[in-house]
């Protein structure tokens, strides 16, 4: 540097659901919670999907691709 994630360690994230809040909505934020996750870290760039006040609008990276950074172990 590349590939792999069967077993193990450390650290991290957090679906559904519940409470409060924001939004027309999709959805988001905070707290609880834990189904899962080695990129379930980050970026709406392409595709997909969703919403709308239909506009040069919005959301989703826990949908796929791409870009970029990255723990541990093994080869």
């Nucleotide at each position: 540097a590349u590939c792999u994630g069967a077993a193990a360690a450390u650290a991290g994230c957090a679906a559904a659901c519940c409470a409060g809040g924001a939004g027309c909505a999709a959805u988001c934020c905070u707290g609880g919670g834990a189904c899962g996750c080695a990129a379930a870290g980050c970026c709406a760039u392409g595709u997909g999907c969703c919403c709308c006040a239909c506009g040069a609008g919005g959301g989703u990276c826990g949908a796929c691709a791409g870009g970029u950074u990255u723990c541990c172990a093994g080869a």

Predicted 3D model of a 75-nucleotide RNA (c-di-GMP-I riboswitch aptamer) from Desulfocapsa sp. The model forms 94% of the base pairs in the Rfam consensus. The coordinates come from a structure-prediction model, not an experiment, and the mean pLDDT is 86.